């Protein structure tokens, strides 16, 4: 030059017109008017994870249900992220992995095949009897070959045998056991076993950790207005006194309580529940946006991240604003002039759109900039 | 906005929990019965299981993602 892996960041900018919601300030009698200012993302998106922050009469206790799933760490916290172990991929930067147990138990392995799980003789092979002796039958040996299947109880090679076989034996491969290194996944090295224990756990299941449950239409305040109508329900028992249908208790029955029990609270004539029928309007105002925040420096730390100083204020709308024109610029593509610098015409510009707010994953994006870093090729 | 469900021939559904052959009724097609039509009998065709990927020998059924579509949820008495 090529082709390539991996991080990072932008995704138009200026001005001007005419709008739109919020703050401030001001004027004029209550909703205008003017001026200053401020107004969408990197995924605001799917709602998949996980906090916070509200409410449930603060959520104990067991059973179940849920979810995670090599290790170490970081965080509020998480299935996120960093860092390393193993295992596969690439020539290589590098990329990928629900990677705990199959030796606890349960169950699955259709179909083919002889046999599918404390293994198995269909073909061959080998021995040995036997006959109608060119073959064929019976017993018997073998898992080396064939053959079925996604899988047939280590591989390869020598040995050895009647064929064979871990039956010997050398390496690989697996188990078990000691020793080293490492916090720890592991990993190196040494003896030892001739090989048992196939695969499925995103099949019940085990183990080890987390987990109450609902969500801002959560939850509080104000306001308006009805028929503040009607219909159903509210229990038993003992005891006790200043005899009321009082008080305690105890069953029962609803309520927090959501699968269930256990416990604890509370309620069983209360302006209570259930249903009907009604009313207000799509009313105000809090929650509402300053926050695990964002920028920068500098310190520990491989990093994820922490910790210190400094500066900064950056959308809160609620049928729901954040736009739209025009004009020049910048980028791209096309035709056309032109020896060439370069002009001119015309056309484009993605996925999307905040609704309590944060951290994270995952999806979708025209284009375009930066950095490191591989491999291969020419020159030097 | 915040919450549950479902996608299987044309139409309506069942299999999915526990994976191995895709079914059922209706419509459709051919026959036969009728003089002819419906009914009826007795034959048959049609299904990328919404969509991409991943577990697994094997996926409609598990597992992840992502697409469509449906249903509930204002307050006061």
């Nucleotide at each position: 030059g090529a082709a390539g892996u991996c991080g990072u960041c932008c995704g138009g900018g200026u001005a001007g017109a005419c709008g739109c919601u919020g703050g401030c300030g001001g004027c004029c009698u209550u909703g205008g008017c003017c001026g200053c200012g401020a107004g969408a993302g990197g995924a605001a998106a799917g709602u998949c994870c996980g906090g916070g922050c509200u409410u449930c009469g603060c959520a104990g206790g067991g059973c179940a249900g849920g979810g995670u799933g090599c290790u170490g760490g970081c965080u509020a916290a998480c299935g996120g992220c960093c860092a390393g172990a193993c295992g596969g991929g690439g020539u290589g930067a590098c990329c990928c992995g629900a990677u705990g147990g199959a030796a606890a138990g349960u169950g699955g392995c259709a179909c083919a095949g002889a046999a599918a799980g404390c293994a198995a003789a269909c073909c061959g092979c080998c021995g040995a009897g036997g006959c109608c002796u060119c073959g064929c039958c019976u017993c018997g040996g073998u898992a080396a070959g064939g053959g079925u299947g996604a899988a047939a109880g280590g591989g390869u090679g020598c040995g050895g045998u009647a064929a064979g076989a871990g039956c010997g034996c050398a390496c690989c491969g697996c188990g078990c056991c000691c020793c080293u290194g490492g916090u720890g996944a592991c990993a190196g090295g040494g003896g030892u076993g001739g090989c048992a224990g196939g695969c499925c756990a995103a099949a019940c299941c085990c183990c080890a950790c987390c987990u109450g449950a609902a969500g801002c239409a959560a939850g509080g305040g104000c306001a308006a207005a009805u028929a503040g109508g009607g219909a159903g329900g509210c229990g038993c028992c003992u005891u006790c006194c200043u005899c009321g249908u009082g008080a305690a208790g105890g069953c029962c029955g609803g309520a927090g309580u959501g699968g269930c029990c256990c416990g604890c609270u509370c309620c069983g004539c209360g302006a209570c529940c259930u249903c009907c029928g009604g009313g207000u309007a799509c009313g105000c105002c809090c929650g509402c946006u300053c926050g695990a925040g964002c920028c920068c420096a500098u310190c520990g730390g491989c990093a994820a991240c922490g910790g210190u100083g400094g500066g900064c204020c950056u959308a809160g709308a609620u049928g729901a604003a954040u736009g739209u024109c025009u004009a020049c610029c910048a980028c791209c593509c096309g035709c056309c002039c032109g020896g060439a610098a370069g002009g001119g015409c015309g056309g484009g510009g993605a996925c999307a759109g905040a609704a309590c707010c944060c951290g994270g994953c995952u999806u979708a994006c025209a284009g375009g900039g930066c950095g490191a870093c591989u491999u291969c090729g020419g020159c030097a | 906005c915040g919450g549950g469900g479902a996608g299987u021939g044309g139409c309506u559904c069942a299999g999915c929990c526990u994976g191995g052959u895709a079914g059922a009724g209706c419509a459709c097609c051919u026959c036969g019965u009728u003089c002819g039509g419906g009914a009826c009998g007795a034959g048959g065709g049609g299904g990328u299981c919404g969509c991409a990927g991943g577990u697994u020998c094997g996926a409609a059924u598990c597992c992840u993602g992502u697409c469509u579509c449906c249903c509930c949820g204002a307050c006061c008495a």